A computed fold for a 73-nucleotide RNA from a bacterium, annotated as transfer RNA. The sequence is in RNAcentral, with records from ENA. It matches the Rfam family "tRNA". The family's RNA type in Rfam is transfer RNA.

């Protein structure tokens, strides 16, 4: 320098352009228990890397940038 992949809840990862982003865990709060651990049950936990564009409507599609991985040179 060039080309490719990922990036979403504190972690691991879903989600056909229709929408109030969802599940697992972990942490919190209760239920059981003689006290725990399992176990259940409830809520909380998101500027979907940023930024701009298309579109009635964008996590998704376009364009740029940013991080971290691979290849190439």
């Nucleotide at each position: 320098g060039c080309g490719g992949c990922u990036g979403u809840a504190g972690c691991u990862c879903a989600a056909u352009g229709g929408a109030u982003a969802g599940a697992g865990u972990u942490g919190u709060g209760g239920a059981c228990u003689u006290c725990g651990a399992a176990u259940c049950c409830a809520a909380a936990g998101g500027u979907u890397g940023g930024a701009g564009g298309u579109u009635c409507g964008a996590a998704u599609c376009c364009u740029c940038u940013c991080a971290g991985c691979c290849g190439c040179a």